This is a predicted structure of a 269-nucleotide part of an RNA (large-subunit ribosomal RNA, domain VI) from a Phycisphaerae bacterium. Model confidence (mean pLDDT): 85 of 100. Rfam family: Bacterial large subunit ribosomal RNA. On this family, see Yusupov et al., Science 2001: "Crystal structure of the ribosome at 5.5 A resolution". It was read from a public genome assembly. Taxonomically the source falls in Phycisphaerae (Bacteria, Pseudomonadati, Planctomycetota).
Context: one part of a larger RNA
RNA sequence: CGUAUGAGUCUUGAAGAGCCAUCUUCCUAGUACGAGAGGAUUGGAAGGUACGUGCCUCUGGUGUACCUGUUGUCGCGCUAGCGGCACGGCAGGGUAGCUAAGCACGGAAUGGAUAAACGCUGAAAGCAUCUAAGCGUGAAGCCGUCUCUAAGAUAAGGACUCAAUGCUCCCUUCGGGUGAGCUGAAGACCCCUCGUAGACGACGAGGUUGAUAGGCCGGGUGUGUAAGGGUAGAGAUAUCCUCAGCUUACCGGUACUAACGGUCGACCG
Numbered sequence: 001c002g003u004a005u006g007a008g009u010c011u012u013g014a015a016g017a018g019c020c021a022u023c024u025u026c027c028u029a030g031u032a033c034g035a036g037a038g039g040a041u042u043g044g045a046a047g048g049u050a051c052g053u054g055c056c057u058c059u060g061g062u063g064u065a066c067c068u069g070u071u072g073u074c075g076c077g078c079u080a081g082c083g084g085c086a087c088g089g090c091a092g093g094g095u096a097g098c099u100a101a102g103c104a105c106g107g108a109a110u111g112g113a114u115a116a117a118c119g120c121u122g123a124a125a126g127c128a129u130c131u132a133a134g135c136g137u138g139a140a141g142c143c144g145u146c147u148c149u150a151a152g153a154u155a156a157g158g159a160c161u162c163a164a165u166g167c168u169c170c171c172u173u174c175g176g177g178u179g180a181g182c183u184g185a186a187g188a189c190c191c192c193u194c195g196u197a198g199a200c201g202a203c204g205a206g207g208u209u210g211a212u213a214g215g216c217c218g219g220g221u222g223u224g225u226a227a228g229g230g231u232a233g234a235g236a237u238a239u240c241c242u243c244a245g246c247u248u249a250c251c252g253g254u255a256c257u258a259a260c261g262g263u264c265g266a267c268c269g
Base pairs, nucleotide, nucleotide: 001152005163006162007161008160009159010158011157015149016148017147018146021049022048023047024046025045026044027043033038051106052105053104054103055102059100060099061098062097066093067092068091069090070089071086072085073084074083075082076081111143112142117137118136119135120134166182167181168180169179170177171176187264188263189262190261191207192206193205194204195203212258213257214256215254216253217252218251219250222246223245228241229240230239231238232237
């Protein structure tokens, strides 16, 4: 820009892409077959491997914004208590998120037309013959079935819903006008607060008629019993107040802070 008014939501599916794997065990059955050794076709069931998709309840990894212990040194006047630096100083754990080695699911079933092949009927050619006319069976393959994208599929599809307002001036054949300006519907965008989204656009949640983010409060989770004081001990230290103190990304609540302010947008070939 188009899809012959402007929008919002939900869709149909032309077409395209993807998938299609494979092994083992058990039953049929130690049966058929075979002198024996050995050992099926077929049908049924179960469990795996690799691959793919999604997820984080569990098992773990990471987790330089969480907790704890601790070495050296410097600082806060000293003690005590803290902080800086030393690979996050080192070490032990660990929330969210991300993740695999973890968890769940998938390939199926079924249909159509066929290949090789196997047939029915059947002449040419009194017989025979699957073929010449005609009619069947038949594969991991083909077309569908399954998953995803998809109406710029210019043949531009479909359904539902919303809006389509008034004012002034100009022209007029007085019916109107594809004339101009203002107003600015439904809705959308810029902007702002953000994340289940993300390289950026985009997508999604919100913008005071508000829980969108931060703060605060409560909870959870993690760490592991803070500081200070009491008691015991010469002291290191232990113990009690104390499953304490602290706690990131998690769950909920609460307008305290920040979401201010603007623009575009419609009927005639």